[in-house]
RNA sequence: UUUCCGAAAAGCCAAACCUUCCGACCAAGAAGGUGCGGAAAGCCGCGGAUCUUCCCCCAAAUGAAGAUAGCCGAGCUGCCGAA
Numbered sequence: 001u002u003u004c005c006g007a008a009a010a011g012c013c014a015a016a017c018c019u020u021c022c023g024a025c026c027a028a029g030a031a032g033g034u035g036c037g038g039a040a041a042g043c044c045g046c047g048g049a050u051c052u053u054c055c056c057c058c059a060a061a062u063g064a065a066g067a068u069a070g071c072c073g074a075g076c077u078g079c080c081g082a083a
Stems, first nucleotide, its partner, number of pairs: 005081002012038002017033005036070001042076002046073003049068006
C1' cells in the first nucleotide's frame, strides 16, 4: 500500500408517522419535522422479485408504460484502521 474484516473515532444516510407539493396511479417521488435502522441504506433499472396504471377481458394471463437501489444479485466508486 492492497484485500478481507468491522473495534474505536469523525462524520453520513433516513424507516414508520405528520404537514405541504407533485403524480393517470390506493404505485411512487420532492421539501420540512422526526429517528426505525444501516458499513456502502453512496451511484447505477443490467438480471430476478414486488407494486401501480392502461389495453383486452367475467376475472386472470399476456402485452405496454411507470415505480421500488431501505427486496436480492451483478457492476462502479468511497471515510476510518483496532483485533